This is a predicted structure of a 95-nucleotide RNA (Glycine riboswitch aptamer) from Rhodobacter sp. Har01.
The sequence was found by an Rfam model in a public genome assembly.
Rfam family: Glycine riboswitch aptamer. Rfam links the family to the GO term glycine biosynthetic process. About the family: This family represents the bacterial glycine riboswitch.
The source organism's lineage runs through Bacteria, Pseudomonadati, Pseudomonadota, Alphaproteobacteria and Rhodobacter.
[in-house]
């Protein structure tokens, strides 16, 4: 230096789902905005659950983008965002 695996950083892309109902506040009023409660909804932070399969077979191990929605999220924007790609670093292994 090359390849593979794991982790971190950088840049780019990155979806879904009510600004519904009620109350209160800000503003001279409306619009608008904010807070609280209720219901409805979403799945791609995190979390939880299970199959095949395996085992020392009472039982246990073990997966997801599947399922559940605890958490999180649901006008625009911001932020977050699994995953994909770029660049680069660290560790391990291989020839």
């Nucleotide at each position: 230096a090359u390849c593979g695996c794991a982790g971190a950083a950088u840049c780019g892309g990155g979806a879904g789902a009510a600004u519904c109902c009620g109350g209160g506040g800000c503003c001279g009023c409306u619009u608008g905005c904010c807070c609280c409660g209720g219901u409805g909804c979403c799945g791609a932070a995190g979390g939880a659950g299970c199959a095949a399969c395996c085992g020392c077979c009472c039982c246990g191990g073990u997966a997801a983008a599947c399922u559940c929605u605890c958490a999180g999220g649901c006008g625009c924007a911001a932020g977050g965002g699994a995953c994909c790609g770029u660049u680069c670093c660290u560790g391990c292994g291989a020839a």